[in-house]
RNA sequence: UGAAAGAUUGGGCAAACCCGUCGAAAGGCGGCGACGCAAAGCUACAGGGGCUUCACCGGAUGGUAAGCCAGCCAGCUGCUCUC
Numbered sequence: 001u002g003a004a005a006g007a008u009u010g011g012g013c014a015a016a017c018c019c020g021u022c023g024a025a026a027g028g029c030g031g032c033g034a035c036g037c038a039a040a041g042c043u044a045c046a047g048g049g050g051c052u053u054c055a056c057c058g059g060a061u062g063g064u065a066a067g068c069c070a071g072c073c074a075g076c077u078g079c080u081c082u083c
Stems, first nucleotide, its partner, number of pairs: 002083002005080002012037002018031005035071001041076003047073002049069003055064003
């Protein structure tokens, strides 16, 4: 440097529900709680995908992120061990 395996040895994270709070919403944060996770660590102004529509456009059904999602894929980084 590359590849494989592992991370109940000791540990780590924490879905849904419910409560509080911020937000127009999606969603975020805190509490509670564990469905799960070997990257569920980091990255959304530059890849794909998804969600929302205050505002804007439209006569209207509607349309569009500048708002979001990293626990969708992806990219980047790390621990142990083996080759």